[in-house]
Context: one part of a larger RNA
RNA sequence: CCUUCGUUAAGGAAUUAGGCAAAUUAACCCCGUAACUUCGGGAGAAGGGGUGCCCAAGUAAUGGCGUGGUAUAAUAACCAUGAUGUGAAAGGGUCUCAGUAAAUUGGGUUUCAUGACUGUUUAACAAAAACUUAGGGCUCUGCUGAAAUCACAAGAUGAUGUAUAGGGCCUGAUGCCUGCCCGGUGCUGGAAGGUCAAGGGGAGGGGUUAGCCGUAAGGCGAAGCUUCGAACUUAAGCCCCAGUAAACGGCGGCGGUAACUAUAACCGUCCUAAGGUAGCGAAAUUCCUUGUCGGGUAAGUUCCGACCUGCACGAAUGGCAUAACAAGGAAACCACUGUCUCAACGAAGGGCUCG
Repeated sequence: CCUUCGUUAAGGAAUUAGGCAAAUUAACCCCGUAACUUCGGGAGAAGGGGUGCCCAAGUAAUGGCGUGGUAUAAUAACCAUGAUGUGAAAGGGUCUCAGUAAAUUGGGUUUCAUGACUGUUUAACAAAAACUUAGGGCUCUGCUGAAAUCACAAGAUGAUGUAUAGGGCCUGAUGCCUGCCCGGUGCUGGAAGGUCAAGGGGAGGGGUUAGCCGUAAGGCGAAGCUUCGAACUUAAGCCCCAGUAAACGGCGGCGGUAACUAUAACCGUCCUAAGGUAGCGAAAUUCCUUGUCGGGUAAGUUCCGACCUGCACGAAUGGCAUAACAAGGAAACCACUGUCUCAACGAAGGGCUCG
């Protein structure tokens, strides 16, 4: 010097990103216990007091059992009593620095954000505000093979279930609520018209050549075979017409105006499918920003309460509240302390030196 411990004057978080670590608290009995609340909780809230040993005393009290009595229809109940089990307190005495004498053995309070809760998770850097959850909603499914899923099929799961059932998706206890938009995309329904595949159809054309014409070069050319092929016909889909947002999603600009100023209930105009309602708001969302005001501190980029100028909140991609809960996040206070001012001493084991 290192590791692990013990103690420490005065101060007591000045340390630090942060009270990390350590300390405090601690058992049992008694008293006492707030806001809030879903009336269950909160709560061991908080905050106080006691604790050894001896006498009191194996007493008071009390449990089960037995016996007798009162009473009754019979139990129960009550009274007395027997052995037996458990077993105080008041009061008094006494010893120590100290009586849960060691050890085991909660520090507490307040406010806020998030998630209702118990639960689950990245085996081996993340335990959380993530996942799940009960509750809510939409949608599919009527059963000979449900829908959905695995499989080429047979077959199987769903389910030895049957819409109070099963599948998919979203939200996430509870309370108060959940606004407007169907133009786009999706889904559902519709079938008049347009478009439209294979197939059907076969107008018309081409190739080949028996034959015919021609002195020749060449021309025409039936049937058959072959090839191209127009009209017409023809399903779904798409176009089209409706519905649907707890489907995917979306929810404006500019100009003017009130008898101080400022602001604009009001008016005009352009655009849109419709122009953000309630509630919340510098927020886990606010760039400017340490916004401004108030509170807390001597002093506060964090925190709490407001304001609203929401760069870029907003209603089941849920909005806003919310008791209880959280090895979770943020802020403050009390107690406590070697975290610190500022370090010291001691113990054990290493290192180091010598051997």
Molecule: large-subunit ribosomal RNA, domain IV
Organism: Spirochaetales bacterium